[in-house]
Annotation
This is a predicted structure of a 127-nucleotide RNA (SAM riboswitch aptamer (S box leader)) from Paenibacillus sp. KS1.
RNA sequence: AUCUUAUCAAGAGUAGGUGGAGGGACAAGCCCGAUGAAGCCCGGCAACCGGCGAUGCGCAGUAUGAAGCGCGACGCACGGUGCUAAUUCUUGCAGGGACGAUGGAAGUCGUUACUGACAGAUGAGAG
Numbered sequence: 001a002u003c004u005u006a007u008c009a010a011g012a013g014u015a016g017g018u019g020g021a022g023g024g025a026c027a028a029g030c031c032c033g034a035u036g037a038a039g040c041c042c043g044g045c046a047a048c049c050g051g052c053g054a055u056g057c058g059c060a061g062u063a064u065g066a067a068g069c070g071c072g073a074c075g076c077a078c079g080g081u082g083c084u085a086a087u088u089c090u091u092g093c094a095g096g097g098a099c100g101a102u103g104g105a106a107g108u109c110g111u112u113a114c115u116g117a118c119a120g121a122u123g124a125g126a127g
Base pairs, nucleotide, nucleotide: 002126003125004124005123006122007121008120013042016041017040018039022032023031024030026092027091028090029089043084044083045082048080049079050078051076052075053074055072056071057070058069059068088119093116094115095114097112098111099110100109101108102107
């Protein structure tokens, strides 16, 4: 790199340090940025995995002794990640809905919210 799976509407410095011009994956748009971008450090948020604590259910087992295994919701935040402008900033493919324009009609075009994919991000697992 690839595959599987879960999550992506909440939360996190409106004088923190350093650093100096860029950043928001890609394209288009729209934004953020010298009243200081990215990066790094500190702080913070969450609780995916591990750990610890307390607990319910099931299984297995024992013979007065509970250790054991599995599953579920809960707490802590100790370890491993992650995140810390804007819904994953919006759209990007498909579907049907509403409204408008045009048309004799079928249809076409535009706007708008919605649903599902795609893409992307992160965790855990596989190889």